[in-house]
Context: one part of a larger RNA
RNA sequence: UGACGGGGGCCCGCACAAGCGGUGGAGCAUGUGGUUUAAUUCGAUGCAACGCGAAGAACCUUACCUACCCUUGACAUCCAGAGAACUUACCAGAGAUGGUUUGGUGCCUUCGGGAACUCUGAGACAGGUGCUGCAUGGCUGUCGUCAGCUCGUGUUGUGAAAUGUUGGGUUAAGUCCCGCAACGAGCGCAACCCUUGUCCUAUGUUGCCAGCGCGUAAUGGCGGGAACUCAUGGGAGACUGCCGGUGAUAAACCGGAGGAAGGUGGGGACGACGUCAAGUCAUCAUGGCCCUUACGGGUAGGGCUACACACGUGCUACAAUGGUCAGUACAAAGGGUUGCCAACUUGCAAAAGUGAGCCAAUCCCAUAAAGCUGGUCGUAGUCCGGAUUGGAGUCUGCAACUCGACUCCAUGAAGUCGGAAUCGCUAGUAAUCGUGGAUCAGAAUGCCACGGUGAAUACGUUCCCGGGCCUUGUACA
Numbered sequence: 001u002g003a004c005g006g007g008g009g010c011c012c013g014c015a016c017a018a019g020c021g022g023u024g025g026a027g028c029a030u031g032u033g034g035u036u037u038a039a040u041u042c043g044a045u046g047c048a049a050c051g052c053g054a055a056g057a058a059c060c061u062u063a064c065c066u067a068c069c070c071u072u073g074a075c076a077u078c079c080a081g082a083g084a085a086c087u088u089a090c091c092a093g094a095g096a097u098g099g100u101u102u103g104g105u106g107c108c109u110u111c112g113g114g115a116a117c118u119c120u121g122a123g124a125c126a127g128g129u130g131c132u133g134c135a136u137g138g139c140u141g142u143c144g145u146c147a148g149c150u151c152g153u154g155u156u157g158u159g160a161a162a163u164g165u166u167g168g169g170u171u172a173a174g175u176c177c178c179g180c181a182a183c184g185a186g187c188g189c190a191a192c193c194c195u196u197g198u199c200c201u202a203u204g205u206u207g208c209c210a211g212c213g214c215g216u217a218a219u220g221g222c223g224g225g226a227a228c229u230c231a232u233g234g235g236a237g238a239c240u241g242c243c244g245g246u247g248a249u250a251a252a253c254c255g256g257a258g259g260a261a262g263g264u265g266g267g268g269a270c271g272a273c274g275u276c277a278a279g280u281c282a283u284c285a286u287g288g289c290c291c292u293u294a295c296g297g298g299u300a301g302g303g304c305u306a307c308a309c310a311c312g313u314g315c316u317a318c319a320a321u322g323g324u325c326a327g328u329a330c331a332a333a334g335g336g337u338u339g340c341c342a343a344c345u346u347g348c349a350a351a352a353g354u355g356a357g358c359c360a361a362u363c364c365c366a367u368a369a370a371g372c373u374g375g376u377c378g379u380a381g382u383c384c385g386g387a388u389u390g391g392a393g394u395c396u397g398c399a400a401c402u403c404g405a406c407u408c409c410a411u412g413a414a415g416u417c418g419g420a421a422u423c424g425c426u427a428g429u430a431a432u433c434g435u436g437g438a439u440c441a442g443a444a445u446g447c448c449a450c451g452g453u454g455a456a457u458a459c460g461u462u463c464c465c466g467g468g469c470c471u472u473g474u475a476c477a
Base pairs, nucleotide, nucleotide: 001477002476003474004473005472007471008470009469010468011467012466013465015461016460019425020424021423022422023421026316027315028314029313030312031311032310033309034307035306042053043052064302065301066300067299068298069297070296073125077124078123079121080120081119082118083117086103089100090099091098092097107114108113127291128290130289131288132287136285137284138280139279140278141276143274148187149186150185151184152183153182154163155162156161167178168177169176193268194267195266196265198236199235200234201233202232203231204230208225209224212223213222214221239262242256243255244254245253246252318418322377323376324375325374326373327372328371334365335364336363339358340357344353345352346351384415389410390409391408392407393406394405395404431453432452433451434450435449436448437447
């Protein structure tokens, strides 16, 4: 100087407390451990691994296993020889592959040949998701959006170092003010960026419809309009600016006015010096090591989907603030040409048939659901719950046996609110309700986004956890 202390002081955070809803019990989904297996590919492992890499394993993916094949190789450059490239058909085979066969003679040319492509041969080489993340780059997590981390010069000390950065106030903040052997500066904080909340203005089509007119069973449907909504640009607006009080005449804090918004308005992006030899050699790159008729390459089938069990994360429930039937209302944000698919017809339905429009503020996905109105059920393992199983189908796709999703009929398991323990959340939040998207042929209860309805509680900082500053002790570095 740090680190540590079941030392002290001050302060903060959904850290506790106050509340609301969960997990832990059930069934299922999903990931992991374990076990099994020919293989169940590999990685991630306290917080910070476990719906994680994987924004999607039937084949492919795929790295694993088994079997069958190839050896200058599936891919790159160079050399020699042959042939344009390319293409038709048949046979053997699980296929890779092997054998046979038809058509085809193109482009440039100095007539030597050349360019692209294919085949054969020789070697230089290719190839490796093989090892080492404790050799590395890059990227990422975490402490933590915590308020810190440093430097130059000066000064003090023999020196390691100190000072500045401590102190008095204040702040979300090393934020600002005052003081001070310090004076300044840098990386962080804040602001600049995006979005949302108000207004003005410009432009009005595919969007809008107040006033005028036309038309309809009805609809901005039409003429038209440029007000409103909205869209896209450009501006204004919030700065403790104003008033009062407190304060040290400061910084600031408290209250108020005006205002759509008030003291960082809400949300996002943004992550200092560093820590964990944290994670990743399987995104990629890369040193070293290793394999080279195999640890490389191809194909078919299987596996990654196994199942006594254990854990994590979720979904659905256990019901009446509910289930069910009928009627009825109101979104936002997205996506669409290998696509979204209206209307009509068929089917109980999944869906099929036919077929209009739309490269989309135009057309489509597309009925939002919870809600509201009325009927029914009456506390029951039920008209709750839907697992499981049988049957019949639909769709995608070469192909749904291992191993897809969905529909209908039948079946109707556990479950009556969950032990110890434990998690999230402070406002348009939690809770609850539906909608869309990426990936994607098909395959979400996951992920990412969108809106609808919309709470309760916070006395307070003694305690638990994490963190910041000062100080103290130390046989620690």

Small-subunit ribosomal RNA, 3' major domain from Ferrimonas balearica, 477 nucleotides, folded computationally. The RNAcentral record of the full RNA draws on ENA and SILVA. Lineage of the source: Bacteria > Pseudomonadota > Gammaproteobacteria > Alteromonadales > Ferrimonas.